Context: one part of a larger RNA
RNA sequence: CUCUGGUUAAGGAACUCGGCAAUUUAACACCGUAACUUCGGGAAAAGGUGUGCCCAUGUAGUGUGAAGUCCCUCGCGGACGUAGCAUGAGUGGGUCGCAGAGAAAUGGGAGUACCGACUGUUUAUCAAAAACACAGGGCUAUGCAAAGUCACAAGACGAAGUAUAUGGCCUGACGCCUGCCCGGUGCUGGAAGGUUAAGAGGAUUUGUCAGCGUAAGCGAAGCAGAGAAUCGAAGCCCCAGUAAACGGCGGCCGUAACUAUAACGGUCCUAAGGUAGCGAAAUUCCUUGUCGGGUAAGUUCCGACCUGCACGAAUGGCGUAACGACUUCUCCGGUGUCUCAACCAGAUGCUCA
Numbered sequence: 001c002u003c004u005g006g007u008u009a010a011g012g013a014a015c016u017c018g019g020c021a022a023u024u025u026a027a028c029a030c031c032g033u034a035a036c037u038u039c040g041g042g043a044a045a046a047g048g049u050g051u052g053c054c055c056a057u058g059u060a061g062u063g064u065g066a067a068g069u070c071c072c073u074c075g076c077g078g079a080c081g082u083a084g085c086a087u088g089a090g091u092g093g094g095u096c097g098c099a100g101a102g103a104a105a106u107g108g109g110a111g112u113a114c115c116g117a118c119u120g121u122u123u124a125u126c127a128a129a130a131a132c133a134c135a136g137g138g139c140u141a142u143g144c145a146a147a148g149u150c151a152c153a154a155g156a157c158g159a160a161g162u163a164u165a166u167g168g169c170c171u172g173a174c175g176c177c178u179g180c181c182c183g184g185u186g187c188u189g190g191a192a193g194g195u196u197a198a199g200a201g202g203a204u205u206u207g208u209c210a211g212c213g214u215a216a217g218c219g220a221a222g223c224a225g226a227g228a229a230u231c232g233a234a235g236c237c238c239c240a241g242u243a244a245a246c247g248g249c250g251g252c253c254g255u256a257a258c259u260a261u262a263a264c265g266g267u268c269c270u271a272a273g274g275u276a277g278c279g280a281a282a283u284u285c286c287u288u289g290u291c292g293g294g295u296a297a298g299u300u301c302c303g304a305c306c307u308g309c310a311c312g313a314a315u316g317g318c319g320u321a322a323c324g325a326c327u328u329c330u331c332c333g334g335u336g337u338c339u340c341a342a343c344c345a346g347a348u349g350c351u352c353a
Base pairs, nucleotide, nucleotide: 002347003346004345005344006343007342008341010339011338014337027051028050029049030048031047036041038173052095053094054093055092056091057090061087062086063085064084068080069079070078071077072075096100108332109331110330111329113327115324116323120132121131136171137170138169139168140167141166142165148157149156150155174319175318176317177316179249180248181247184246185245186242187241188240189239190238193237194236195235199231200230204226205225206224207223208222211218212217250268251267252266253265254264277311278308289305290304291303292302293301
């Protein structure tokens, strides 16, 4: 020097990405306790006061309850019970110390916003979260030898269950809601027509060969090879339905008696042109947008605006009490985080022996 502890004048977050770390707080009793709320909570909210020991009240009260008395269904019974024992708040008075929850152990608090409802689960060994799960919601499949899964099969699970059941997919408490589009892809249904495999079919044709022909060659039947038309299922084309299926949800121009803007009109395209709600957002590039709040000063934060590069409705939208070792911002308290460092104790290290 480093590490582990301890103390610190004045100031008190000026430190820093950020109060990281360390303090503060702390027990019990009593008083008291806001917004909001799903009326359960929030809440130990917040914020206060008290606490030792001695004496007195042989304290009130509470527990137990001997002897005794009474009752009876006579028992190890029941009721009363001023004794004794145990416990004991409170009240009054006194007393000591710097300090009485005298040590240890033992919540710092409040406000705002995002996300996720919650308790849970997770990357054993860099991530505990806003990720997963969840109750609830929806769609879809499945009528039992169920669908689905494993297996070549036998067989098994599903299930010793039976649609209030079981499998798959999505969403994710609760509240208010969940708009338009079926053109594409998928799925479901349909079957007239088109296309069409194996197969059926067998026109035609080739080889061989009896025979015919002087020869070139022709060539029946059989055998063998090739093989057209035609018939021929599902599927696809086709016709419908379906978006809490995969998904999608426009452009240009003009217009009001200041200006600006455009309720309104025109036009092109589309399957349909984004509804409610929200919005510089965990989403906003330009951007530290503009305005307001907070600060002496605020790229963060909160409230608005809407010009949404590129929100948007179960790939859920918007709210939301409670909850969170989550994330953001602010305040109070208290602090060696800092101004700015000092000292103490211990442990390494180093030097000497």

Large-subunit ribosomal RNA, domain IV from an Oligoflexia bacterium, 353 nucleotides, folded computationally. The RNAcentral record of the full RNA draws on ENA. Model confidence (mean pLDDT): 85 of 100. Its Rfam family is "Bacterial large subunit ribosomal RNA". Rfam links the family to the GO terms ribosome and structural constituent of ribosome.